Predicted 3D model of an 84-nucleotide RNA (transfer RNA) from a Patescibacteria group bacterium. It matches the Rfam family "tRNA". Its family is annotated with triplet codon-amino acid adaptor activity in the Gene Ontology. Rfam classes the family as a transfer RNA. Its mean pLDDT, the model's own confidence on a scale to 100, is 81. The sequence was found in a public genome assembly.
[in-house]
């Protein structure tokens, strides 16, 4: 170089017919139980602003198409893999 796969909260990792992002499991916070603790069960957990109610941003970067994009075009960037 040229062809295929991917990039999503702190980790892993789902959401593909275009229609609440972030389900599950991890980890972390509270909390029940225990003399204490482990386990195990419950609750919570994306960022920013806000004293609250709310609100604004968010899927590797830019941009396009839509009433509406993790999702479809296009660009470039990073990862892994086949070819030469």
């Nucleotide at each position: 170089g040229g062809c295929c796969g991917g990039g999503u909260g702190g980790c892993g990792g789902a959401a593909c017919u275009g229609g609440c992002a972030g389900a599950c499991g991890c980890g972390c916070g509270g909390g029940u139980c225990u003399c204490a603790a482990a386990a195990a069960c419950c609750c919570g957990u994306g960022a920013c602003c806000g004293c609250a109610a709310g609100g604004u941003c968010g899927u590797g970067u830019g941009g396009g198409u839509u009433c509406g994009a993790u999702u479809c075009c296009c660009u470039c960037c990073c990862c892994g893999g086949c070819u030469a």